[in-house]
This is a predicted structure of a 1234-nucleotide part of an RNA (large-subunit ribosomal RNA, half B) from Candidatus Diapherotrites archaeon LH_S9. The sequence was found in a public genome assembly. Its Rfam family is "Archaeal large subunit ribosomal RNA". Its family is annotated with structural constituent of ribosome and ribosome in the Gene Ontology. Model confidence (mean pLDDT): 81 of 100. The organism belongs to Candidatus Iainarchaeota, within Archaea.
Context: one part of a larger RNA
RNA sequence: UCUUCGUUAGGGAAAUCGGCAAAUUAGCCUCGUAUCUUCGGUACAAGAGGUGCCUGACCUCCUUCACGGGAGAGCAGGUCGCAGUGACAAGGGGAAUCCGACUGUUUACCAAAAACACAGGUCCUCGCUAGUCCGUAAGGAUUCGUACGGGGGCUGAAGUCUGCCCACUGCCGGUUCGUUAAGCUCGAGUACAAUCGAGUGAAGCGCCGGUGAAGGGCGGGAGUAACUCUGACUCUCUUAAGGUAACGUAAUACCUUGCCGCUUAAUUAGUGGCUUGCAUGAAGGACGCAACGAGAUUCCCACUGUCCCAACGAAGAACCCGGUGAACCUAUCUGAUAGUGAAAAUACUAUCAAUUCCUAGUGGGACGCGAAGACCCCAUGGAGCUUUACAGCAGCUUGAAGUUAGAAUAUAGUUAUGAGCGUGAAGCGUAGGCAGGAGCCUUCGAAGUGUUUUCGUUAGGAAACACGGAGGCGAUCCUGGGACACUGCCUUCUCAUAACAGUAUUUUUUACUGUGAAAGCAGGACAGCUUUAGGUGGGCUGUUGGACUGGGGCGGUACACCUUCGAAAAGGUAUCGAAGGUGCCCAAAGGUCAUCUCAACCGGGUCAGAAAUCCGGUGAAGAGAGUUAAGAGCAAACGAUGGCCUGACUGUGCUUCGAAAAACAAGAAGCGCAGCCACGAAAGUGUGGUCUAGUGAACAACAGUGUCUUCUUUAAUGGAAGCCUGUUCUGACAGAAAAGUUACCCUGGGGGUAACAGAGUUGUCGCGGGUGAGAGCCCAUAUCGACCCCGCGGUUUGCUACAUCGAUGUCGGCUCACGCCAUCCUGGCCGUGCAGAAGCGGCCAAGGGUGAGGUUGUUCACCUAUUAAAGGCGUACGUGAGCUGGGUUCAGAACGUCGUGAGACAGUUUGGCUGCAUCUACUAGGAAUGUGGGUUGACUGAAGGGAGAGCUCCUCAAGUACGAGAGGAACGGGGAGUUGGAGCCACUGGUGUACCAGUUGUCCGACAGGGCACUGCUGGGUAGCUACGCUCUAACCGAUAAAGGCUGAAAGCAUCUAAGCCUGAAGCGGAUCCUAAGACGAGUCAACCAUUCCAAGUUCUUUUGCUCGGGCAACUGAGCAACUGAACGCGGACAAGGGCCCCCAUAAAAGAUGGGUUUGAUAGACUGGUAGUGUAAGCACGGAGCUUCGGCGACGUGUUCAGCUUUCCAGCACUAAAAGCCUUAGGGCAAAGU
Repeated sequence: UCUUCGUUAGGGAAAUCGGCAAAUUAGCCUCGUAUCUUCGGUACAAGAGGUGCCUGACCUCCUUCACGGGAGAGCAGGUCGCAGUGACAAGGGGAAUCCGACUGUUUACCAAAAACACAGGUCCUCGCUAGUCCGUAAGGAUUCGUACGGGGGCUGAAGUCUGCCCACUGCCGGUUCGUUAAGCUCGAGUACAAUCGAGUGAAGCGCCGGUGAAGGGCGGGAGUAACUCUGACUCUCUUAAGGUAACGUAAUACCUUGCCGCUUAAUUAGUGGCUUGCAUGAAGGACGCAACGAGAUUCCCACUGUCCCAACGAAGAACCCGGUGAACCUAUCUGAUAGUGAAAAUACUAUCAAUUCCUAGUGGGACGCGAAGACCCCAUGGAGCUUUACAGCAGCUUGAAGUUAGAAUAUAGUUAUGAGCGUGAAGCGUAGGCAGGAGCCUUCGAAGUGUUUUCGUUAGGAAACACGGAGGCGAUCCUGGGACACUGCCUUCUCAUAACAGUAUUUUUUACUGUGAAAGCAGGACAGCUUUAGGUGGGCUGUUGGACUGGGGCGGUACACCUUCGAAAAGGUAUCGAAGGUGCCCAAAGGUCAUCUCAACCGGGUCAGAAAUCCGGUGAAGAGAGUUAAGAGCAAACGAUGGCCUGACUGUGCUUCGAAAAACAAGAAGCGCAGCCACGAAAGUGUGGUCUAGUGAACAACAGUGUCUUCUUUAAUGGAAGCCUGUUCUGACAGAAAAGUUACCCUGGGGGUAACAGAGUUGUCGCGGGUGAGAGCCCAUAUCGACCCCGCGGUUUGCUACAUCGAUGUCGGCUCACGCCAUCCUGGCCGUGCAGAAGCGGCCAAGGGUGAGGUUGUUCACCUAUUAAAGGCGUACGUGAGCUGGGUUCAGAACGUCGUGAGACAGUUUGGCUGCAUCUACUAGGAAUGUGGGUUGACUGAAGGGAGAGCUCCUCAAGUACGAGAGGAACGGGGAGUUGGAGCCACUGGUGUACCAGUUGUCCGACAGGGCACUGCUGGGUAGCUACGCUCUAACCGAUAAAGGCUGAAAGCAUCUAAGCCUGAAGCGGAUCCUAAGACGAGUCAACCAUUCCAAGUUCUUUUGCUCGGGCAACUGAGCAACUGAACGCGGACAAGGGCCCCCAUAAAAGAUGGGUUUGAUAGACUGGUAGUGUAAGCACGGAGCUUCGGCGACGUGUUCAGCUUUCCAGCACUAAAAGCCUUAGGGCAAAGU
């Protein structure tokens, strides 16, 4: 220090997003209990009182044979404590609002909720071989159920209610008609087919209706009432209808902290109203509502360490010792400041700091570690979901064909037969057409009459039957386009019959189906099944969802072209640069030939004017050329007018642009050649428009062209394919066939690209200056200051996109701050429209201070009461490896709005997980080493640090100066307080798990004495530690700032200044306090010790000897042994001193520090004192009463200021500091001599 606990004086939510957490309350008995209410409840409402132990008798119940035992409710008396549910256990309460009726359910692992469910309501669907669901099917679930049932949707108890709209979409119904697939029929066509046309014709769609507790929707503008306001009322546009009741600043209201009231000192909160409702609203239900809620919000009481403001204590960690022993991470290295730099540096530059190492801590930095950023963008990456995206598929539905048979009726068609029918006018009259034709019909019953049927153009015709009993018609004539008797052929329409293939209805049973054990029964050519065709079809599947872009989206098109500028005098040249244009038009607005000259102005001229047409003149272009864009060019023309024409033609080649300097398509233009033409006398001109825009690949389809090519076994004048040309398209214009959403999201990437912060810039912002229009009675400058101009800052907001997307955690608060000054207060000055007092403006000044609350997540803001004042800003909008997590910004859910929908919203609302210390840095504590031998003490003080106190009030001065008065100072002196800072514990208070006492439950049989229950709880409390307690917290000196002055020139004056001099501030430097010689410049003083000894061994050296080699020899080389001297030196002795060990505390995490160590009071024990508690045990006596008279009995009194305890103060060697071990300088310098 942390975690978990205990206790806190005074205050009592002031803390905070929010009473989070904690505290309070608590059992049982008695009394008592509001409001509201669905009459159940709310309710343990709230709020009061009681509660132990002992003694006594009585009552009730259970049990026992009985004695007796047990349980319970009361009563009376006695008695103790601070306290009697004495511990444990055990609701804090109340008043309102929102939401949901309720009990329930849910995101195992961040959401328990207002979400889900629910009973209830309502709509839709289904008559059982049902409907819905699973399955390819067989089959299965619902169900061995049957509409009081099953399934689906919406709503969500009960209460009061649930308005208008059927235009759209959906669903349901209807449908004479339109449209309409296959099939079929008919016709055309084909030596056969193909093919074409017509007809028939289902569902669907169209069409007509219905339907909202189906998807859904539910306006605007004017005017108007005897003040004003408002608008019952009126007008108008418009709709399918224009939002009714109710509610309303709301879980919905942007503006908004709406306005008013209540609550508060103060309220962005809460509540009650109002209500113009951005953008409530009636089963995606509306409004109220008792009860309920680990739901959201506000207030009040009680209570408290949440806070003012923190303190103490307990246990466990941390820390130390022993044992065991990971991981993350790790290139190396690891200082500060300033600068630089890919714009935020341990590593670069400069300066400063820095001896090395260890330990405990704190978390500023290592753009720390952790996770290839989840935000953003990108990818011709993915996935989930949606839909009137694209393309399909199940399913459903409808037609046709097959399985598939018989019959009846009705009926449309074709063919055949038969019968009938056929009226313009004229005409006797109901004349179908053509031809023949002079006769024909009749007792096998004519004319005529009646009845019935039928046709009809309403004139009449036809047929049958009956009566009737002998004639009727034609030719001729009239009329007319056509002439009737009779016969033949053809035809319109109607009817009948037959055949053919149908349609509709009914029916049969034999396929088929169901059922049954079977017989059979039921259904029945339907259904089912198969094939085919139409419709429907996010139910399901697959896929798509353009690019540019000062991030992306929205917007735009800078995506194909043309003109000018930009463009920097060749060419070329970018930006979402500036100014514009194109996606045509014209059969003349084209070709050619000829002739002419425009606009404008001047003069003249009938109507006629400024301007009409005419004449004359001037007239290089000021016109025109396609209404074209712009630029260029154009006058016997590229313009105007007229004539004749179609060269706006066919084929083919080259060049240029397209596309600079590689390649490149479509397209455009130019120059030719060949052909054919036009105009012109001719030369010639003409391959559209004076030139630069007016455009489009492949596939596919259609059209055209040709003694063309190929295929179709032969043939074909058929069919198919090809070649060439044209038309129809891709404007994202070198050309995929293509909608949304994702906060449930995923992957790969990007600092190529946004959001935070930085950097640059500074329009904006903040601050200042110049000038001075004006205000200030007068007067620019006491004060305020327009227009315009110039700066500074880098706190606003932008812009840029430079570092960071293999992660730099984001607002606010808390904590802790460091800095700046453009100063809020305090200090010193100047001016004043400064009498004084109080102000206003300015200059110097950053030492200190700058507080407490209400609302809000807020920063900000507004408000309250104080105050000397309640300053601004920076520090990664300081500070999340420091806290918080209210806001924002994941997943749940709701409202409003938008969207068909999935979903969305800098709109609202409720809920929602915060890890780790290696280095550096810092705060502390040590070890080693250096400081020219070692050691012990005492100092100096370079340097550093510190608020070294700040501020206010009162009083004397003084009711003085000043002032007419009202009012009303200062210098200086004294006192007090407050806010900080440092220290302390005599007092006061806290703690006080040392201690003492009381007391509950239980256990140790009882007593005594104890254990456990938070130290069980409760009452006290020493030391220590503490604040809420107490003490202290100079005067002064020096140098200055603004300012005030002296002397004084430049400049004979003046001048505070230029030289010189004097004053002058809480500010600066001292004085004062702390650290401090690693202050490498390592300091000073004093004292003590040392500057010694032994010594294995090694090296060199003196002398001698020996061995070996060389040499004739002198001698010489190597090695060995002994000796002389010197150097180094393992190790040891001595040694001022130090350390360990040991007993400890005034010290303390470990180290360290300090004390003691028998020559001793260091610690313990003991004794005494002091202090705490409060009168021990035992014994005696008393005691309400009871008694078998033996005794029992809570408790009281005395012994007893007792007993117990004592971290304090002393005394006292009884115990322990015994014995011992380790370490340590022994070196240098100077002078002289040699």